Overview:
This is a predicted structure of a 75-nucleotide RNA (c-di-GMP-I riboswitch aptamer) from a Solirubrobacterales bacterium. Model confidence (mean pLDDT): 88 of 100. It matches the Rfam family "c-di-GMP-I riboswitch aptamer". Its family is annotated with cyclic-di-GMP binding in the Gene Ontology.
[in-house]
RNA sequence: CCACGACAAGGGCACACCCGCCGCGAGGCGGGGCCGCAAAGCCAGGGGUCUCUCCGAGACAGCCCAGCCACCGAA
Numbered sequence: 001c002c003a004c005g006a007c008a009a010g011g012g013c014a015c016a017c018c019c020g021c022c023g024c025g026a027g028g029c030g031g032g033g034c035c036g037c038a039a040a041g042c043c044a045g046g047g048g049u050c051u052c053u054c055c056g057a058g059a060c061a062g063c064c065c066a067g068c069c070a071c072c073g074a075a
Stems, first nucleotide, its partner, number of pairs: 004073002012037002017032006035062001041068002045065003048060005
């Protein structure tokens, strides 16, 4: 450095649900909450699902693949 991921260490994120706000909506943001996650960090390139004012425009990365960055260090 690359790969890998433990009954290791320090930590991190935060499903559902609830409250407030934004949005036609999928959904997003903030707070609470914690099912889980070794990339549950970033990213809309490919697939997929979802929405609508529907032949176009959106949403979802905690659905999968790809790409990028990254803590620790047993086997």